[in-house]
Molecule: c-di-GMP-I riboswitch aptamer
Organism: Candidatus Kuenenia hertensis
RNA sequence: UUUAGUAGAAGGCAAACCAACUGUGAGGUUGGGACGCAAAGCCAUGGGUCUUCUGUAAUUGAAGAGUGCCAGGUUGCCAGU
Numbered sequence: 001u002u003u004a005g006u007a008g009a010a011g012g013c014a015a016a017c018c019a020a021c022u023g024u025g026a027g028g029u030u031g032g033g034a035c036g037c038a039a040a041g042c043c044a045u046g047g048g049u050c051u052u053c054u055g056u057a058a059u060u061g062a063a064g065a066g067u068g069c070c071a072g073g074u075u076g077c078c079a080g081u
Base pairs, nucleotide, nucleotide: 003080005078012037013036017032018031019030020029021028022027035068041074042073043072045071046070047069049065050064051063052062053061
């Protein structure tokens, strides 16, 4: 440098659930807690999902949530051969 994340080690994240606070809601924050994760770091860009509001005979439209659903972009720890 390349490839793979199958071996080892260090460190990292934290699902469900519980408590408090918060939001009309989907959800969010903090603490506890670990099912899992090599991008479960970051970005709502595309698809999908969810919520609220609005409208129609029906299809829509607007504002949000969510990347631990699948892609895309970007940065990066360790380290076998």